TPP riboswitch aptamer (THI element) from Pseudenhygromyxa sp. WMMC2535, 95 nucleotides, folded computationally. NCBI's taxonomy places the organism under Bacteria, Pseudomonadati, Myxococcota, Nannocystaceae, Pseudenhygromyxa. Of the family's consensus pairs, 95% are formed in the model.
């Protein structure tokens, strides 16, 4: 110095959809998907598919926005330190 699906600190990013059923409404229940449906440190932080846009978007399958593919590795999207691991170069002391 360099490396990694690791760990830690500190700091940042981010999402909340869908069906049903009560409701003047706002908003409550329950159930679906999912990590995660204002919720748990729950994801995710550039080696960035966390999540935005495009997009109320295209096929397909579906009860369904749930699944499959496409668009697409397209446009953006939020990091610093410290420890451990392995490699690797260096210096000094000893034989």
């Nucleotide at each position: 110095g360099c490396u990694u699906c690791a760990c830690g600190c500190u700091g940042g990013g981010g999402g909340u959809g869908g069906u049903g059923c009560c409701u003047g409404g706002a908003g409550g229940c329950a159930c679906c998907u999912g990590a995660g449906a204002g919720a748990g440190u729950c994801c995710c932080c550039u080696c960035g598919a966390a999540c935005c846009u495009g997009a109320u978007c295209c096929g397909g399958c579906u009860c369904g926005u749930a699944c499959c593919g496409g668009c697409g590795g397209a446009g953006g999207a939020a990091a610093g330190c410290g420890u451990a691991u392995g490699c690797c170069c260096g210096a000094c002391a000893c034989c």

Its mean pLDDT, the model's own confidence on a scale to 100, is 77. Its Rfam family is "TPP riboswitch aptamer (THI element)". Rfam describes the family as follows. Vitamin B(1) in its active form thiamin pyrophosphate (TPP) is an essential coenzyme that is synthesised by coupling of pyrimidine and thiazole moieties in bacteria.